[in-house]
This is a predicted structure of an 87-nucleotide RNA (c-di-GMP-I riboswitch aptamer) from Haloplasma contractile.
RNA sequence: CUUGUAUAAAGGCAAACCAGUACGAAAGUCUGGGACGCAAAACCGUGAGUCUAAGAUAGAUUCUAUUAAGACUGUCAGGUUGCCAAG
Repeated sequence: CUUGUAUAAAGGCAAACCAGUACGAAAGUCUGGGACGCAAAACCGUGAGUCUAAGAUAGAUUCUAUUAAGACUGUCAGGUUGCCAAG
C1' cells in the first nucleotide's frame, strides 16, 4: 500500500420494542434497558435520496397545497481515521 472477516483472536457498535414530569411544531434526538444485525453500523451533512412543515406563500372557511435554512451517517455514494490476519 492492497485485499479479507476465516469454526479466527481481542474487542466495538446497537435495529425493533419498552421506560422517561427529558428536548423538539414535527420528522427526529438524548438517557436507561434490549439485541435485529453490522468488517468500519467509527467520524464528516460533501453529492444525491427520503422524512417533517414551525415559519412563509397561495387557495379555501379553519382546512388544503407548496416550500428547508430542520432531520435521517443503520438509504446510497464520497472523504477522513482505525483492530487483527494475509500478500

Lineage of the source: Bacteria > Bacillati > Mollicutes > Haloplasmataceae > Haloplasma. The coordinates come from a structure-prediction model, not an experiment, and the mean pLDDT is 83. It was read from a public genome assembly, where an Rfam model found it.